[in-house]
RNA sequence: UUAGAGUUUGAUCCUGGCUCAGCAACGAACGUUGGCGGCGUGGAUUACGCAUGCUAGUCGGGGGAAUCCCAGCAAUGGGGGAACCGGCGUAAGGGGCAGUAAGGCAUGGGUACCUACCCUGAAGUUCGGGAUAGCUAUCACAGAUGGUGGGUAAUACCGGAUGAUGUCUUGAGACCAAAGAUUUAUCGCUUUGGGAGGGGCCCAUGUGAUAUUAGCUAGUUGGUGAGGUAAUGGCUCACCAAGGCUAAGAUGUCUAGCGGGUAUGAGAGUACGACCCGCGCCACUCGCACUGAGACACUGGCGAGACACCUACGGGUGGCUGCAGUCGAGGAUCUUCGGCAAUGGGCGAAAGCCUGACCGACCGACACCGCGUGCGCGAUGAAGGCCUUCGGGUUGUAAAGCGCUUUAGUGGGGGAGAAAGGGGUAAAACCUUGAUCUAUCCCAAAAAUAAGCUCGGGCUAAGUUCGUGCCAUCAGCCGCGGUAAGACGAACCGAGCGAACGUUGUUCGGAAUCACUGGGCUUAAAGGGCGCGUAGGCGGGCUGUCAAGUCUGGGGUGAAAUCCCACGGCUCAACCGUGGAACUGCCUUAGAUACUGACGGCCUCGAGGGAGAUAGGGGCGAGCGGAACUGUGAGUGGAGCGGUGAAAUGCGUUGAUAUUCACAGGAACUCCGGUGGCGAAGGCGGCUCGCUGGAUCUUUUCUGACGCUGAGGCGCGAAAGCUAGUGGGAGCAAACGGGAUUAGAUACCCCGGUAGUCCUAGCCCUAACGUUGGGUACUGGGUAGUAGACUAGACAUGGGUUUACUGCCGCAGCAAAAGUGCUAAGUACCCCGCCUGGGGAGUAUGGUCGCAAGGCUGAAACUCAAAGGAAUUGACGGGGGCUCACAUCAAGCGGUGGAGCAUGUGGCUUAAUUCGAGGCUACGCGAAGAACCUUAUCCUGGAUUUGACAUGUGCGAAAGCGUCAGGUGGUAGGAGCCGGAAACGGUAACGAAUCCCGCAAGGGAGAGCCUGAUACAGGUGCUGCAUGGCUGUCGUCAGCUCGUGUCGUGAGAUGUCGGGUUAAGUCCCAUAACGAGCGAAACCCUUACCCUUAGUUGCAACCAUUUAGUUGGGCACUCUAGGGGGACUGCCGGCGUUAAACCGGAGGAAGGUGGGGAUGACGUCAAGUCCUCAUGGCCUUUAUAUCCAGGGCUGCCCACGUGCUACAAUGGUGUACACAAAGCGACGCGACCUUGCGAAAGGAAGCUAAUCGCAAAAAUUACGCCCCAGUUCAGCUCGAAGGCUGCAACUCGCCUUCGUGAAGCCGGAAUCGCUAGUAAUCGCGGGUCAGCAACUCCGCGGUGAAUGUGUUCCUGAGCCUUGUACACACCGCCCGUCAAGCCACGAAAGAGGGGAGCCGAAGAAGUCGCCUUUACCGGUGCCGAAUCGGAAACCCUUGAUUGGGAAUAAGUCGUAACAAGGUAACC
Repeated sequence: UUAGAGUUUGAUCCUGGCUCAGCAACGAACGUUGGCGGCGUGGAUUACGCAUGCUAGUCGGGGGAAUCCCAGCAAUGGGGGAACCGGCGUAAGGGGCAGUAAGGCAUGGGUACCUACCCUGAAGUUCGGGAUAGCUAUCACAGAUGGUGGGUAAUACCGGAUGAUGUCUUGAGACCAAAGAUUUAUCGCUUUGGGAGGGGCCCAUGUGAUAUUAGCUAGUUGGUGAGGUAAUGGCUCACCAAGGCUAAGAUGUCUAGCGGGUAUGAGAGUACGACCCGCGCCACUCGCACUGAGACACUGGCGAGACACCUACGGGUGGCUGCAGUCGAGGAUCUUCGGCAAUGGGCGAAAGCCUGACCGACCGACACCGCGUGCGCGAUGAAGGCCUUCGGGUUGUAAAGCGCUUUAGUGGGGGAGAAAGGGGUAAAACCUUGAUCUAUCCCAAAAAUAAGCUCGGGCUAAGUUCGUGCCAUCAGCCGCGGUAAGACGAACCGAGCGAACGUUGUUCGGAAUCACUGGGCUUAAAGGGCGCGUAGGCGGGCUGUCAAGUCUGGGGUGAAAUCCCACGGCUCAACCGUGGAACUGCCUUAGAUACUGACGGCCUCGAGGGAGAUAGGGGCGAGCGGAACUGUGAGUGGAGCGGUGAAAUGCGUUGAUAUUCACAGGAACUCCGGUGGCGAAGGCGGCUCGCUGGAUCUUUUCUGACGCUGAGGCGCGAAAGCUAGUGGGAGCAAACGGGAUUAGAUACCCCGGUAGUCCUAGCCCUAACGUUGGGUACUGGGUAGUAGACUAGACAUGGGUUUACUGCCGCAGCAAAAGUGCUAAGUACCCCGCCUGGGGAGUAUGGUCGCAAGGCUGAAACUCAAAGGAAUUGACGGGGGCUCACAUCAAGCGGUGGAGCAUGUGGCUUAAUUCGAGGCUACGCGAAGAACCUUAUCCUGGAUUUGACAUGUGCGAAAGCGUCAGGUGGUAGGAGCCGGAAACGGUAACGAAUCCCGCAAGGGAGAGCCUGAUACAGGUGCUGCAUGGCUGUCGUCAGCUCGUGUCGUGAGAUGUCGGGUUAAGUCCCAUAACGAGCGAAACCCUUACCCUUAGUUGCAACCAUUUAGUUGGGCACUCUAGGGGGACUGCCGGCGUUAAACCGGAGGAAGGUGGGGAUGACGUCAAGUCCUCAUGGCCUUUAUAUCCAGGGCUGCCCACGUGCUACAAUGGUGUACACAAAGCGACGCGACCUUGCGAAAGGAAGCUAAUCGCAAAAAUUACGCCCCAGUUCAGCUCGAAGGCUGCAACUCGCCUUCGUGAAGCCGGAAUCGCUAGUAAUCGCGGGUCAGCAACUCCGCGGUGAAUGUGUUCCUGAGCCUUGUACACACCGCCCGUCAAGCCACGAAAGAGGGGAGCCGAAGAAGUCGCCUUUACCGGUGCCGAAUCGGAAACCCUUGAUUGGGAAUAAGUCGUAACAAGGUAACC
């Protein structure tokens, strides 16, 4: 002591990246905010440049001397003492990290060496000498400074002596030192030995990246000899040899101070190396030495360079990477502070002096830690805010109010400690030292002085309202925002943390997402194309020795700090102290010997050899063969052939195709032939011969681990391609030509056709798949094949056993699943190769190979949040199977599309032509009826404003009146009149009603009314994409689901599939399913038959009556309308699984759902409707509301839909005569009569309707006429005259009569309906309605066919299956060029810059050598920095132009891929 989450999908599992959560961290920065203290920490960038001050002095007990002070008249005494000489120090301390991948560092060893001061031992400390600074005089000079003369001292310097325990040396022997001071005891000095501590040098191991750096090295490697050093050494030199390093990564390039440690992490790791400690290196840059114990010296020297300063222009001076501070750059890092009181350092005998080391203080919430901003009571749950369903809720005990306390802070007072030391003394006493800080205690006053930041869609704790309207914005990822935003902004409320909170950056974690611990490679990224084999790694059995690995014990080391534990000190903590543990490491030593290893000996099972058999398209070479094809020659023959979806190009009367014979040529080898054989892979197929590789089986044969794998390396390696050949060339066939197809067709199809395909020699080296590297061992079976062997047995074609190979099915296991499964993808071991999100990209660049094409190796910038695998459910397919439907079906009948007219729509027009509906599923639709009305934000004009309409205590039976305030009897109302087109405005005769007081007049109240006011009414205004309801469509298609169970990790599956059958998921059988629901069916209505009940207004057989069912009996029949019956595959036969069912039949009015209707599952189309109604939100309120008049909705070059009437003789017309059903009628239907040619008018009976009326049915039938003609067809249009409705027929109604008499002679492409009482045809009625544009719509009956009995095709639908890159679901998805702006990168004539080296020139300072010199100086030689010149490589930046790439809602062209993607796709 191991936590996960979001995000790929319609959903799922997996792979995989991206992102998040850390009370994790930081020398941080930024934003908002900010009370106190403790303890730490603070120039990370420009090792950029620096003003100013300070950071190294000290010793008078080493020296001389100027000068000063005190006492003193002076002498003299005492004291201080700059500068100078001298000693010690200045090499430490302090700062920084530029360089350095090793001259570093870490750990562990070693020794050829040194060491001032310190400790300790021994010995010595003798005799002399000459200078020099200061000083003085003088000269030069702006200054810095320098020159010359004179003179002086020392613990400065020099000489002699002495001399070993020192040095040299084999020995003999040789050589080497010193300094004194002060005054009686010390401090020094010299030589030498030892020690401690410190250092020098050497060795081993460890310590970054890169192979797109593979070879490097001449002092290089070694030796000998010299020189040099404290010391080893090519450290340096001369000579000799030719070595040394390197795949365990040399050399080069890039980056970097290293360690203790720090951060994180469970750990292993990963990242880092601030502060503190150790080591190294640096001191403006480069070079150099001097002095010294120690330096090649941060605040020393010399030279060169850059920079800065001073200058009298001659020349000089400087080095903050010390402490403060400043400029600059930067996102960013403090005071030009105090003190030597403490600790430490230097000097000194000491006092002491010096010390920007250090100790402290200041500034910064920069980090960590602690404390505080009050505590208790307090409900009218105050006010205010916010929300609200209007009731309330919440803010919230929060506040106010009452009581208490005073920590922190403020003011005042006391006060321990950091102090040890020093002086002084015989010892004490005593005297003296605090820069800075203040624990703690006491007193005073008042809740007084002290809370913010971020967040609230999910991850992730916490939500509401308003504003905004893909805008403004937010965003860590997913993603929010296009009018109802929990995601933007604000408010309120809430959540988290809290003197802070967020953001940004970086590191680790999560990430098992580089996997040692601890991953993978059939399909997700990933097995090398295959073999041979080097290095390396790994390796059978027995035995012996060693002890390298390994294990155990001991010793040394692993600095301190840090981390951990315990204890302790600050009130706690942070912080600090003490002790322990730990530091997983390295070295050394003793032992153990199982395993690995090393070295021996032996073995045979691994491996290999021998012998005997066997199979084979294994390889190479040579020869041979037949069929086909093409060509040539000849014969026959005579017009076409060929080719395609259809054609054409092409060939052919100069004779093709076809056919026969002969010849020639090249390539490939039919059948056998087979998940059969062989080979390492690529690959190999006629037959024969020769040469040759491998494999299998058997074996009482041999060797004796000889093995496996295999980085580099070598070889082989389909097709295409390349080079060569006085090669070959039949067929096929890139390119190319032509013909088609097409919008185009640089394609698919067709006719031709060259490289090539073939051979020889040589290159190329890709695809290479079982998408599965090789080897060994182990682990259930079944079945088939190929090549063998063995076996019992009389024999076998049969059975059994066994080896190798090739397949299939499958257990366990494994796997995300699909699958795999002794031919593993199982269980293990060994070795190699490879992967780490998608795109960019197998591209660029570099290298290398190649003749070229190109191959191998192989990035980054940038960009996306996915890309991907397997499986699931759907949807779709120019996939498949089965099935159905009047389906552009088939077979038929009749239409539309042409004409005229009607009607709807579009368009156009208009002041307006109101609005909606738009493939099927809009268009004779909303509208079952626009002259006004209807009628609408339609237009023009006019008018009204609490409103045309509703509610506001309530009254009343109801209609209706009705809120509040004021007014009110000549009031409300209001004929009439005036203006006006009307609405409306004005005027006015007349003139109502309740209660109370009062004699009355009159007064008051109230209803009503008027005026005013307030909520509000109103809206056919918008949003059908906010909605309810209703409706259309798929479709009356047969489907759509659930519970339990089972299967699957899961989405899901099963059931619902399969075999039959049906109109049907209808039923039966079968069945891991068993049941159930919504649909289908049935129930309901109607129609067809019968029975029964009931007979008026119906009926009429019978009896009467009569013009007439008219009337009286009658209710049988018809009919009417109530109730029943009837039909159920019930019966028979066949067929079928003995089932369901189907076929046929009987009976029956009706037969297999009898006909028709109503009835419409889960859902789809954001389908339609806010203009039926309802309704959220928005908009409007003297107007988008309301009213009125007139106009418009009817407008007409045109286009489309739906219809009507026709084009005629199956007709038209005249006359005569039949037969229905279903409806409607009181603001009505109207018989009948009269008038009119007629529409109709004037009268008028009946009828609230099975009674009366509309009402004539028409086609039909019979008899005439017409005689094929734009007509006796057709009736548009126009003229005239009338009628009706209505306030009103001008725009704009219908009807009648007379006249007029258009187009049209059966309709292009295309298209619609219909399967029986149907189509076709004929008329009748109704709704709406004053009337009617109705030929519409909804019903009714009359006459009454034809054809099919099928499912090939078209359309649509259902089930199963298959493919999928679709899921907004094929109206899907998606590719490439081009065009536009933008981004990063590559190439590029060149251009600029950089670091490191190489060659050459010149050569400062300086050391060393030589010459000279008493010495200094000087000269000269080697080396040698900056500098100059040259050649080459590498890196960075830039570059006209150019190349591809990425990315950007709605650009262009096509449609390549996903379905058989319409030519299967891919390489």